[in-house]
């Protein structure tokens, strides 16, 4: 260093839901608040998935579409704490 998370130690992030603010919207951003999380740290690279302002079409019902999102959907990539029953 790699692998690996059993008892612990020290600490961390904060789901749902509220209030506020920003956005077409998805959702994000504070503040309250813990479901949970050994990466629930940072990355929008790859695969999912959400949402459609605008664009296209339209039987005018709607329907496609990311340039917009979501890393607490799965991976990769880059940092890191304590440990090794």
């Nucleotide at each position: 260093a790699a692998c690996u998370g059993a008892a612990a130690a020290a600490g961390g992030c904060a789901a749902a839901c509220u209030u506020g603010u920003u956005g077409a919207a998805a959702a994000a951003c504070a503040a309250g608040g813990a479901c949970g999380c050994a990466a629930a740290g940072u990355u929008a690279u790859g695969g999912g998935c959400c949402u459609a302002a605008g664009g296209u079409g339209u039987a005018c019902g709607c329907a496609c579409u990311a340039u917009g999102g979501c890393u607490g959907c799965c991976a990769g990539a880059c940092c890191g704490c304590c440990g090794g029953a």
Background
Predicted 3D model of an 85-nucleotide RNA (c-di-GMP-I riboswitch aptamer) from Paenibacillus sp. The source organism's lineage runs through Bacteria, Bacillati, Caryophanales, Paenibacillaceae and Paenibacillus. Its mean pLDDT, the model's own confidence on a scale to 100, is 90.